[in-house]
Molecule: transfer RNA
Organism: candidate division WWE3 bacterium
RNA sequence: GCCGUCUUAGCUCAAUGGCAGAGCAGGCGCUUUGUAAGCGUCAGGUUGUGAGUUCAAAUCUCACAGACGGCUCCA
Numbered sequence: 001g002c003c004g005u006c007u008u009a010g011c012u013c014a015a016u017g018g019c020a021g022a023g024c025a026g027g028c029g030c031u032u033u034g035u036a037a038g039c040g041u042c043a044g045g046u047u048g049u050g051a052g053u054u055c056a057a058a059u060c061u062c063a064c065a066g067a068c069g070g071c072u073c074c075a
Stems, first nucleotide, its partner, number of pairs: 001071007010024004018055001026042005048064005
């Protein structure tokens, strides 16, 4: 320099154009003499950034940033 994959909740990951979700972690409650475990419930999001397409974008397109991997070369 070229190519590919990835970026979504605090963490690990779903959702392949039509209401953004799960598990763990967190708050509260139940249970217990108490703690843990278990059960219930609640909260938590600018879907990396910016633009475009569309009635509608996490999803399609482009640019940029970052992470990882592969290939290659000049001086």